[in-house]
Context: one part of a larger RNA
């Protein structure tokens, strides 16, 4: 010199695009962040219409509308957050296969006959609550049995045997269901190579290393687990131990080689109060699911219960330091649904912050009695200085008025937004600071001070004429910023 997720000091007009807890993976009030389907099912509150009865309080029946809840399906394993742990096949790259894959696509075949329950509901009971127990009723695309099934699975003496499925709904357009097959996508697992520090860590290891038609387990290989047998196996080309750390594409710097780094964006991994565990499922050992233990917080009738912001906002705390408890599903994308549509703090926008980059403005022309005033002076003058005033213009930004989008594919639908933008009007009015001036290093004089007060990145200044301290005038450099500090090259 360059750079930054910066901070601090002084100053501060506008816009565009970005970025914004680097510290306590500290604790969290409140709201929202994952639902959806009535074209699977039963039931049907409130309300409306009609009718019947009535002690005028209302009760009952039919029809319409259809909420909340319930059974069932799909989703909740995505999206969003964080970087604690991890030195590891975690990541990067190149290979491999003993495997799985809901929804989607291709092809083939099928969708027959039955059954018993259960929630909701109702009744009774227990409990402070959270919630729970028992009796009764009912449906299904919920559950179960039988049939059929070349292909599928399994056994086989290769002749054959054994086993295994389904669900219907619909205003008739359609949407589904089951079995098999191939694909696509995504994933599981294995291997070669690559990327940190300490030898003031030198030996480590018993499921340890290998084997077995020993068995188990998995979608799948395998000491993954078990039994038995053998005694191996790793290590100075650094095992083991310790310290540190998410990895990468990239980012910064540099002519490059290299060094440093891993915010935002993208890929992968890991985690979800701490530790452990499995259940469901195509997929989890599951952030807003379950169980157990622990710490913490809250409720309690003391018997017992409830909770998990490293989602978006927001609060306390820590800190030099980091934003709104905003608007909208209009767009893009996602879940469910035939669809209409519903949900979506993903996302799109707006708000705050000179935090960064970029652009624009703070006026332009003319104007010498070189005004007044300041400063210096050898007292003549010099300088601030065409600078100001004055005169003539312009209208960026800002202000006022009028018009007014694209973003919507597709007759409907725009949060942003009456925003951007366009036209007109008035008016120089409302908009400049910061650091430095001894050398390095661009920029000099006066006054004050007198080794004091102070400055300082290095060299060094200050003890009576200090261009080095403090003030002033002048100058230099950058400029809505300028300096300082920190860190990297």
């Nucleotide at each position: 010199a360059a750079a930054c997720g910066a901070a601090c000091g002084u100053u501060g007009g506008c816009g565009g695009c970005g970025u914004g807890c680097u510290u306590a993976a500290c604790a969290c009030a409140u709201g929202c962040a994952a639902g959806u389907c009535g074209a699977g099912g039963g039931a049907g509150a409130c309300g409306g219409a009609g009718g019947a009865c009535u002690u005028c309080g209302g009760u009952c029946c039919u029809c319409c509308c259809g909420a909340a809840a319930c059974c069932g399906g799909c989703g909740c394993a995505c999206g969003g957050g964080u970087g604690a742990g991890u030195a590891a096949c975690a990541c990067g790259u190149g290979g491999g296969u003993a495997c799985g894959u809901g929804c989607c696509c291709u092809g083939g075949g099928g969708u027959c006959c039955g059954g018993g329950a259960u929630a909701a509901c109702u009744c009774u009971c227990c409990g402070a609550a959270a919630g729970g127990a028992g009796g009764g009723c009912u449906a299904a695309u919920a559950c179960c049995g039988g049939a059929u099934a070349c292909g599928c699975u399994u056994c086989u003496u290769c002749g054959g045997g054994a086993g295994g499925a389904a669900a219907g709904c619909g205003u008739u357009a359609g949407c589904g269901c089951c079995c098999c097959u191939g694909g696509a996508u995504c994933g599981g697992c294995c291997c070669g190579c690559g990327g940190c520090c300490c030898a003031u860590u030198a030996g480590g290891u018993a499921g340890u290393u290998g084997g077995u038609g020993u068995g188990g387990g998995u979608a799948a290989u395998g000491g993954c687990c078990u039994a038995c047998c053998a005694a191996g196996u790793c290590a100075a080309a650094g095992a083991u131990g310790g310290a540190u750390a998410g990895c990468u594409g990239g980012u910064c710097u540099g002519a490059g080689a290299g060094g440093a780094u891993g915010a935002u964006c993208a890929g992968c991994c890991a985690c979800a109060c701490u530790g452990g565990g499995a259940c469901u499922g195509a997929g989890a050992c599951a952030c807003g699911g379950c169980c157990c233990a622990g710490a913490c917080u809250c409720c309690u009738a003391c018997g017992g219960g409830a909770g998990g912001c490293a989602g978006c906002a927001g609060u306390g705390g820590g800190g030099a330091a980091u934003a709104u408890u905003g608007c909208g599903c209009a767009a893009u994308g996602g879940a469910g649904g035939c669809a209409a549509c519903u949900c979506u703090g993903a996302c799109g926008c707006a708000g705050c912050a000179a935090c960064g980059c970029c652009g624009c403005g703070u006026g332009g022309g003319u104007g010498a009695u070189g005004a007044a005033g300041g400063u210096c002076c050898u007292a003549g003058g010099a300088u601030c200085g065409u600078a100001a005033a004055g005169c003539c213009c312009u209208g960026u930004u800002g202000g006022g008025a009028g018009g007014g989008a694209a973003g919507a594919a597709a007759u409907u639908u725009g949060a942003c937004g009456g925003u951007a933008c366009c036209u007109c009007c008035a008016a120089a009015g409302a908009a400049a600071g910061c650091a430095c001036c001894g050398g390095c290093u661009a920029a000099c004089u006066c006054c004050g001070u007198g080794c004091c007060a102070g400055c300082a990145g290095c060299c060094g200044c200050g003890g009576u004429a200090a261009u080095a301290c403090g003030g002033a005038g002048g100058g230099u450099g950058c400029a809505a910023a300028c300096g300082u500090u920190g860190u990297u090259c």